[in-house]
RNA sequence: UGGAUCAGGGCGCCGCGCGUGCCAGUCACGUGAGGAAAGUCCGGACUCCGCAGGGCAAUGAGCCUGCUAACCGCAGGGCGGGGCGACCCGACGGAAAGUGCAACAGAGAGCAGACCGCCGAUGGCCACCGGGUCGAAAGACCCCGGCACAGGCAAGGGUGAAAGGGUGGGGUAAGAGCCCACCGCCGACCUGGCGACAGGGCGGGCACGGCAAACCCCUCAUGGAGCAAGACCAAAUAGGCCGGCGUGUCCCGCGAGGGAAGAGGAUUGGCCCGAUCGAGCCGGCGGGUAGGUUGCUUGAGGUGGGUGGCGACACCCAUCCCAGAGGAAUGGCGCCCCAGGCCGCAAGGCGGGACAGAAUCCGGCUUACCGAUCCACCAC
Numbered sequence: 001u002g003g004a005u006c007a008g009g010g011c012g013c014c015g016c017g018c019g020u021g022c023c024a025g026u027c028a029c030g031u032g033a034g035g036a037a038a039g040u041c042c043g044g045a046c047u048c049c050g051c052a053g054g055g056c057a058a059u060g061a062g063c064c065u066g067c068u069a070a071c072c073g074c075a076g077g078g079c080g081g082g083g084c085g086a087c088c089c090g091a092c093g094g095a096a097a098g099u100g101c102a103a104c105a106g107a108g109a110g111c112a113g114a115c116c117g118c119c120g121a122u123g124g125c126c127a128c129c130g131g132g133u134c135g136a137a138a139g140a141c142c143c144c145g146g147c148a149c150a151g152g153c154a155a156g157g158g159u160g161a162a163a164g165g166g167u168g169g170g171g172u173a174a175g176a177g178c179c180c181a182c183c184g185c186c187g188a189c190c191u192g193g194c195g196a197c198a199g200g201g202c203g204g205g206c207a208c209g210g211c212a213a214a215c216c217c218c219u220c221a222u223g224g225a226g227c228a229a230g231a232c233c234a235a236a237u238a239g240g241c242c243g244g245c246g247u248g249u250c251c252c253g254c255g256a257g258g259g260a261a262g263a264g265g266a267u268u269g270g271c272c273c274g275a276u277c278g279a280g281c282c283g284g285c286g287g288g289u290a291g292g293u294u295g296c297u298u299g300a301g302g303u304g305g306g307u308g309g310c311g312a313c314a315c316c317c318a319u320c321c322c323a324g325a326g327g328a329a330u331g332g333c334g335c336c337c338c339a340g341g342c343c344g345c346a347a348g349g350c351g352g353g354a355c356a357g358a359a360u361c362c363g364g365c366u367u368a369c370c371g372a373u374c375c376a377c378c379a380c
Stems, first nucleotide, its partner, number of pairs: 001376006008337007016032006022025001034355001038366002041364005046226004058222005063077005078092001079090004093217002098215002100211002115157002117153003122150002124147003130143005165183006184206001185204003189200004230294004240285006249260004265277004301320008338353001341350003
């Protein structure tokens, strides 16, 4: 550095969930959390709903080849980056289709730009000590010299996340792919590889800066909801439908219906007063709620072995059954032992066990985690 395993152990008593048994209860026996049961981030099984086909939109994926039920997963490989190394990390298609973005700083940020700097060959200006040419002389011109005015440059400095290939040489007034070599880049080709890609020589002086985790373009994929899915049985109460019995008086209304009174009636009560009621009651059917049952745990299953494959994984044989609750069990106590911690010279004592807690199931990913053990490799 990479990987694997474990996640305190044993006994006893009491208790809880589930299963089985029977002699049916103060019963017996068996069994009872995880590597992540977590987050619910991907993918599937299963269930219900939807669905002729095509397109648009939306969302997601994006190097290659495999594995798999499937995947945004895994294995092996390629490329890029980091590390002395074992090894680690990477949303890793397209920026010469279009639109867009780039704060601050800076001269200049997208058909670039000149602040410092370099040059000033050429043109201009100054000078006339020196040399040269012409001229009788005055003077003119050239070389040499100065200025940095025009102008040239983009090498160096500076700004920035980023400044229009890099290093070296030639070249030049100074410079510059201006030219050359190598590296990089672009193009077609050849060779190797299933492929990603790699290697090679040839041609081109370089044209085409960055951002797509900005819109976008290209390729591929995708119907929705989820076990509170879904299925079955089915109270009470209130609606609905049907049938039977009952429905006194007055007012309003065609009617369904609404309102009033308290004589008669009903309930309470032995009776009176009083109070209340005064139109429903009974039966059946149907939907649905509570509740119950199911889905429910035997499965892309675990363990051991073999064969094939670098591997993910596949196939074969043997063997095992390993939680199934539903306001939801998995707990408490005692004793002994173990790892690690603290105190002590010692005997020993104190204290003490990480993260966490099933809920339809499975494959992954991610996150949390005291520590212990083992294997392989790297460096010193």
The RNA shown here (Bacterial RNase P class A) has 380 nucleotides and comes from a Holophagaceae bacterium. The source organism's lineage runs through Bacteria, Pseudomonadati, Holophagae, Holophagales and Holophagaceae. The coordinates come from a structure-prediction model, not an experiment, and the mean pLDDT is 77. It is recorded under the gene name rnpB. Rfam family: Bacterial RNase P class A. Gene Ontology terms of the family: dimeric ribonuclease P complex, ribonuclease P activity and tRNA processing.